RNA sequence: GGGGGCGUGGUGUUAAUGGUUAGCAUACUGGUCUCCAAAACCAGUGAUCCAGGUUCGAAUCCUGGCGCCCCUG
Numbered sequence: 001g002g003g004g005g006c007g008u009g010g011u012g013u014u015a016a017u018g019g020u021u022a023g024c025a026u027a028c029u030g031g032u033c034u035c036c037a038a039a040a041c042c043a044g045u046g047a048u049c050c051a052g053g054u055u056c057g058a059a060u061c062c063u064g065g066c067g068c069c070c071c072u073g
Stems, first nucleotide, its partner, number of pairs: 001072007010026004019056001028044005049065005
């Protein structure tokens, strides 16, 4: 230099072929329980890498960029 894959809460992931409010687990915070704590149960906070484009509608499609990983001159 060339080719390919990936990027979503703190972390791991889901989201049939673009469509109602992006869901689940875990973590965190508060509460119930307990002599206290743990466990368990209840409630809550928090995310689509960035910028454009297509579309009535984009996490999803297209273009460019950024970052990470793999292969290969």
Predicted 3D model of a 73-nucleotide RNA (transfer RNA) from a Minisyncoccia bacterium. Its Rfam family is "tRNA". Rfam classes the family as a transfer RNA. Its family is annotated with triplet codon-amino acid adaptor activity in the Gene Ontology. The coordinates come from a structure-prediction model, not an experiment, and the mean pLDDT is 80. Lineage of the source: Bacteria > Bacillati > Minisyncoccota > Minisyncoccia.